[in-house]
RNA sequence: GGUUCGUUAGUAUAUCGGCAAAUAUACCCGGUUGUCAGCCGGGAGUGACGGGUUCAACUCCCGUACGAACCG
Numbered sequence: 001g002g003u004u005c006g007u008u009a010g011u012a013u014a015u016c017g018g019c020a021a022a023u024a025u026a027c028c029c030g031g032u033u034g035u036c037a038g039c040c041g042g043g044a045g046u047g048a049c050g051g052g053u054u055c056a057a058c059u060c061c062c063g064u065a066c067g068a069a070c071c072g
Base pairs, nucleotide, nucleotide: 001071002070003069004068005067006066007065010025011024012023013022018055027043028042029041030040031039032038048064049063050062051061052060
């Protein structure tokens, strides 16, 4: 330098045109307990960035950034 794949809550993942984006764990609040842990109930928080297609985009297309694998 080229090709391919990936980027989603703090972390790990799911979802692959109908999304007001889900689960676990962590975090916050309350209950239970003499206290902590555990358990129970509730809560906040997320689509790398820019553009395009579409009635509608995390999802499809293009570019950029970052990461990985392979080739040279």

Overview:
The RNA shown here (transfer RNA) has 72 nucleotides and comes from an uncultured Eubacteriales bacterium. The coordinates come from a structure-prediction model, not an experiment, and the mean pLDDT is 82. The sequence was found in a public genome assembly.